[in-house]
Molecule: SAM riboswitch aptamer (S box leader)
Organism: Acidimicrobiaceae bacterium
RNA sequence: AUGUCAUCAAGAGCGACUGAGGGGCGGGCCCGAUGAAGUCGCGACAACCAGUGUGAGUCACAGUAACCCUGUCACACCAGGUGCCAAAGCCCGAACGAUGAAAA
Numbered sequence: 001a002u003g004u005c006a007u008c009a010a011g012a013g014c015g016a017c018u019g020a021g022g023g024g025c026g027g028g029c030c031c032g033a034u035g036a037a038g039u040c041g042c043g044a045c046a047a048c049c050a051g052u053g054u055g056a057g058u059c060a061c062a063g064u065a066a067c068c069c070u071g072u073c074a075c076a077c078c079a080g081g082u083g084c085c086a087a088a089g090c091c092c093g094a095a096c097g098a099u100g101a102a103a104a
Stems, first nucleotide, its partner, number of pairs: 002103001004101005013042005021031003025093004043085001045083001048081002051077006061071003089096001
């Protein structure tokens, strides 16, 4: 980088450095020297994946000689890997995009 699936009206900011832009694009509407974007540090938020537990489902298939168990679903806990911390992904539009997971 590619396609697939899920989610995208909830939630959560301070400091240091720096210094004029930023909110993807078009149209709007906003944020910004009472400091934008960026980098770093610390702190939060959330719960996609991982982990733990409980319950359900299934012996059809795979693993095993066979059973148990795991794979599936729901809920709870946790916070290891990501993510995220103006405004509904700010609003409308467009086969626009973001994040996560598994895959070749």